[in-house]
């Protein structure tokens, strides 16, 4: 120590699962096991991408629904991806 990392130390964070609890949903907060991570720290008001709900539009129907697509708005993921930004610690 910019890169890059160890069957190291010390901390950190937590995929599900499972209680509470919020949301219309996607999920999201806290407890408790714990897959697992070196940025599994922030940034979704940097871009894909994926997912929710609404709306639009199509075919169908006797209507609802319910299906499928375009767009559009409103949300969610940062532990999907790149991209920014900031940081512990360190054999070799």
């Nucleotide at each position: 120590a910019c890169c890059a990392g160890a069957c190291a130390a010390a901390g950190c964070c937590a995929c599900g699962c499972u209680u509470g609890c919020c949301g219309c949903a996607a999920g999201a907060c806290a407890g408790g096991c714990a897959c697992g991570g070196a940025a599994a720290g922030c940034c979704a008001g940097c871009g894909g991408a994926u997912c929710u709900c609404a709306u639009u539009u199509g075919a169908a129907u006797c209507u609802c629904a319910a299906c499928a697509u375009u767009g559009u708005g409103a949300g969610a993921u940062g532990g999907c991806c790149g991209g920014g930004u900031u940081g512990c610690c360190u054999c070799c």
Model confidence (mean pLDDT): 80 of 100. c-di-GMP-I riboswitch aptamer from Nitrosomonas oligotropha, 92 nucleotides, folded computationally. Taxonomically the source falls in Nitrosomonas (Bacteria, Pseudomonadati, Betaproteobacteria, Nitrosomonadaceae).